[in-house]
């Protein structure tokens, strides 16, 4: 220099014929308790790396960039 894969709430990770994004964890309240913890009941938190194009409609299809991670030279 070239290939290839990945980037989603704080942290781990789903999310496929394109149709308004979800799990566990952990956060906040309630409830239970003398009091923790567990248990259950609720609620907050995501510009989906970032530009852009394509579509009535894009996490998702194309195209650039960055960051990491790997092979090749």
């Nucleotide at each position: 220099g070239g290939g290839u894969u990945a980037a989603u709430g704080g942290c781990g990770c789903a999310g496929u014929u394109g149709g308004u994004a979800g799990c566990g964890c952990g956060c906040u309240c309630g409830c239970u308790u003398u009091g923790c913890a567990u248990g259950c009941g609720a609620g907050a938190g995501g510009u989906c790396a970032u530009c852009g194009g394509u579509u009535c409609g894009a996490c998702u299809c194309c195209g650039g960039u960055u960051u990491a991670a790997u092979c090749c030279a």
Predicted 3D model of a 73-nucleotide RNA (transfer RNA) from Lachancea nothofagi CBS 11611. Its Rfam family is "tRNA". About the family: Transfer RNA (tRNA) molecules are approximately 80 nucleotides in length. Their secondary structure includes four short double-helical elements and three loops (D, anti-codon, and T loops). Further hydrogen bonds mediate the characteristic L-shaped molecular structure. tRNAs have two regions of fundamental functional importance: the anti-codon, which is responsible for specific mRNA codon recognition, and the 3' end, to which the tRNAs corresponding amino acid is attached (by aminoacyl-tRNA synthetases). tRNAs cope with the degeneracy of the genetic code in two manners: having more than one tRNA (with a specific anti-codon) for a particular amino acid; and 'wobble' base-pairing, i.e. permitting non-standard base-pairing at the 3rd anti-codon position. Model confidence (mean pLDDT): 80 of 100. Lineage of the source: Eukaryota > Ascomycota > Saccharomycetes > Saccharomycetaceae > Lachancea nothofagi.